[in-house]
Context: one part of a larger RNA
Molecule: small-subunit ribosomal RNA, 5' domain
Organism: Sediminibacterium goheungense
RNA sequence: GGAUGAACGCUAGCGGCAGGCUUAAUACAUGCAAGUCGAGGGGCAGCAUGAAUGUAGCAAUACAUUUGAUGGCGACCGGCAAACGGGUGCGGAACACGUACACAACCUUCCUAUAAGUGGGGAAUAGCCCAGAGAAAUUUGGAUUAAUACCCCGUAACAUAAUGAUGUGGCAUCACAUUAUUAUUAUAGCUACGGCGCUUAUUGAUGGGUGUGCGGCUGAUUAGAUAGUUGGCGGGGUAACGGCCCACCAAGUCUACGAUCAGUAGCUGAUGUGAGAGCAUGAUCAGCCACACGGGCACUGAGACACGGGCCCGACUCCUACGGGAGGCAGCAGUAAGGAAUAUUGGUCAAUGGACGCAAGUCUGAACCAGCCAUGCCGCGUGAAGGAUUAAGGUCCUCUGGAUUGUAAACUUCUUUUAUCUGGGACGAAAAAAGGCGAUUCUUCGUCACUUGACGGUACCAGAUGAAUAAGCACCGGCUAACUCCGUGCCAGCAGCCGCGGUAAUACGGAGGGUGCAAGCGUUAUCC
Numbered sequence: 001g002g003a004u005g006a007a008c009g010c011u012a013g014c015g016g017c018a019g020g021c022u023u024a025a026u027a028c029a030u031g032c033a034a035g036u037c038g039a040g041g042g043g044c045a046g047c048a049u050g051a052a053u054g055u056a057g058c059a060a061u062a063c064a065u066u067u068g069a070u071g072g073c074g075a076c077c078g079g080c081a082a083a084c085g086g087g088u089g090c091g092g093a094a095c096a097c098g099u100a101c102a103c104a105a106c107c108u109u110c111c112u113a114u115a116a117g118u119g120g121g122g123a124a125u126a127g128c129c130c131a132g133a134g135a136a137a138u139u140u141g142g143a144u145u146a147a148u149a150c151c152c153c154g155u156a157a158c159a160u161a162a163u164g165a166u167g168u169g170g171c172a173u174c175a176c177a178u179u180a181u182u183a184u185u186a187u188a189g190c191u192a193c194g195g196c197g198c199u200u201a202u203u204g205a206u207g208g209g210u211g212u213g214c215g216g217c218u219g220a221u222u223a224g225a226u227a228g229u230u231g232g233c234g235g236g237g238u239a240a241c242g243g244c245c246c247a248c249c250a251a252g253u254c255u256a257c258g259a260u261c262a263g264u265a266g267c268u269g270a271u272g273u274g275a276g277a278g279c280a281u282g283a284u285c286a287g288c289c290a291c292a293c294g295g296g297c298a299c300u301g302a303g304a305c306a307c308g309g310g311c312c313c314g315a316c317u318c319c320u321a322c323g324g325g326a327g328g329c330a331g332c333a334g335u336a337a338g339g340a341a342u343a344u345u346g347g348u349c350a351a352u353g354g355a356c357g358c359a360a361g362u363c364u365g366a367a368c369c370a371g372c373c374a375u376g377c378c379g380c381g382u383g384a385a386g387g388a389u390u391a392a393g394g395u396c397c398u399c400u401g402g403a404u405u406g407u408a409a410a411c412u413u414c415u416u417u418u419a420u421c422u423g424g425g426a427c428g429a430a431a432a433a434a435g436g437c438g439a440u441u442c443u444u445c446g447u448c449a450c451u452u453g454a455c456g457g458u459a460c461c462a463g464a465u466g467a468a469u470a471a472g473c474a475c476c477g478g479c480u481a482a483c484u485c486c487g488u489g490c491c492a493g494c495a496g497c498c499g500c501g502g503u504a505a506u507a508c509g510g511a512g513g514g515u516g517c518a519a520g521c522g523u524u525a526u527c528c
Base pairs, nucleotide, nucleotide: 001528002527003526004525006524007523008522009521010520013380014379015378016377017376018375019373020372021338026336027335028334030333031332032331035080036079037078040077041076043073044072047071048070049069050067051066052065053064054063055062056061087291088290089289097215098214099213100212101211102210103209106208107207111204113202114201115200116199117198118197119153120152121151122150129142130141131140132139133138159184160183161182162181163180164179165178166177167176168175169174189196190195217263218262219261224254225253226252229251230250231249232248234246235245236244266288267287268286269285270281271280272279273278293314294313295312296311297310316327317326318325319324344370346369347368348367352366353364354363355362356361383414384413385412386411393405394404395403396402397401419465420464421463422462423461424460428455435448436447437446438445439444472517473516474515475514476513477498478497479496483512484511485510486509487508493500494499
C1' cells in the first nucleotide's frame, strides 16, 4: 500500500447492486416451512343445489324434516410425493475431496423408444354402526362393506434358472451371439369415449453405487504397528466386488520415500495479496461430502438406515387424575443466553422451479419481493458565474501600520440534479390451461378472442416552488503532505518507530491557520 462476513469512536443527504451469529452443533415460547389426487374406492361429518313430505298462506313464497340424486368433500382405505428443495460444518487426515481412468463386479421410480399382454376367481380390512377401557395420549371387542389394497388359478417370453450344441472375441477369473430342451414367474381398472392408466421385456436418458493411479496439514520431545490382522479354499450376505461376515488352512501385511500415535481441519471451483514464483484464506455463489438433541438399529421404498418417519437406550424440557404420556428450529421469522458483533414473529405464488392432478387447480418461509443496518463497492449531491470598502470580527507581527482568514461573505445574475408538492405511469406477461375456428402423419401445430403483477401507483416521465433540504473526520517533530500563538513546566499528558514534556514545547492541552480523505474519516484485529 491492498484486503475484510468485521467491530469500536466521531459524523451522516440520496440512489443502485451486493452482504448480514465468524461466538454456544447452546436451550427454545408461538406461527408457518409437504402435500396432492373424488377421472382408484366405500361413503356423507360439514357446505351448496335439486327432489319428496309436512306446516303457514288464495298464491308467489317461507320454514321444518327426509333423501348421496347432483356439485363437491371432513375423516378413512389406496396411489404418487415426502430420499428433492432448505439448513449447518459436528465428525472425518479418509478414495472424504480434486483430477484421470475402470466396472468382463452393479442398480436406476418417473421420462423416451420399441415389442407383447391386459383372461378367470376368492378371502379380508379401514371407514360407518354397536358395546367398552383411559385424565389424556391412545386403545379393546363385536357386526358389516369397497377398491388401481391383498391373495389364488390360467396364459407367456428376447426375462430368470439348469443342461447341451455351434461360432466370434478378449483382459486372467472369461464374455458375447445364434440355437435346442426343460422348469419358473405377470396384470387394474377409470372415463366427459377424446383419452388416462396397469403388467412383462429390451433400448436410451438421468441419477446413483464400487474400485484404482496421482495430488493437497503439523509433530520423531510419537519408531515400531497389526490376530479378521495379510493371503487362500469353501460358504453366507449384497444391486454388485471384497475378511463385508463366518468355518477351516497358511503366517503373513504396513513402516525413516515416515507406518503407528498425537494435534488440527469439511474438500474443491475459487477469494485476498503479489511483477511473478509464492503465501494466506475457503463468508456470499456453484460442485461434492458429513450431520439432524447424544448414541445405536432396522422397517417402508426405485432410492433412506430417513432434519419437520419408526423402535430402543441416555440427557434435558413439558403435561398428568401419579396409573401414564408428549417433544426435538444446524428450515423461515422470532426468544433467551453467549459475545466486540450480525436483521422482520413482513408480502405473494405475478415470474422461475418443484410435488400431486387429465385438467381446472391445490401446496410450496424453494423462489421472487419488500422491511432493518454507511457492512462493503459504485454513482450523485450539498450549488454555478460575477463580485474588493480586500468590510467587520478572529488570529499573528517588526503594532499611527501591515499580513492572514479571503472572492471567502454581503450583493447581482443564473440553474434546479436533489428535496417537497401535483399529474401521468411501466418492462418484467411469455404463455400454459380452458373456449372458438382451421390443418393434421392422430397428437400435435397454427390462428382468434378472453384472462392473469406480490413488488407497486414503485421505477420512469412531465410540471410547479425555491439556493432552497444536505459536511464531516483525522492529522500538521522526522518517517509523512501540512506552523504560529497561548497554557502547562519530566507535571498533566503524547507515542506506530525514533522519541517529546524539567519556563521561550511547530511532538502535551486550547485557539487561529494549514494538509489529507470525504458521506464518510480515524482506531483496533487479521492476511499478503